[in-house]
RNA sequence: GCCUCCUUAGCUCAGUUGGUUAGAGCACCCGACUCAUAAUCGGUAGGUCCACAGUUCAAGUCUGUGAGGAGGCACCA
Numbered sequence: 001g002c003c004u005c006c007u008u009a010g011c012u013c014a015g016u017u018g019g020u021u022a023g024a025g026c027a028c029c030c031g032a033c034u035c036a037u038a039a040u041c042g043g044u045a046g047g048u049c050c051a052c053a054g055u056u057c058a059a060g061u062c063u064g065u066g067a068g069g070a071g072g073c074a075c076c077a
Base pairs, nucleotide, nucleotide: 001073002072003071004070005069006068007067010026011025012024013023019057029043030042031041032040050066051065052064053063054062
């Protein structure tokens, strides 16, 4: 330098052919249980879906550019 893939909650991830309220598990917090703690059970909260722009009646989803990350290839006299 070229190619491919990834970026969604604190963490790990799902999200169907673009379709009308953005989800799960774990963690945190609150409560139940217990003499108490852990475990277990119940519940609440937590999101500019990496950024900007475009397409569309409608974008997490499609397109472009950029950023960060992973892998492969090439160059390296």
This is a predicted structure of a 77-nucleotide RNA (transfer RNA) from a Thiotrichales bacterium. Its mean pLDDT, the model's own confidence on a scale to 100, is 80. Its Rfam family is "tRNA". Rfam classes the family as a transfer RNA. Rfam links the family to the GO term triplet codon-amino acid adaptor activity. The organism belongs to Thiotrichales, within Bacteria.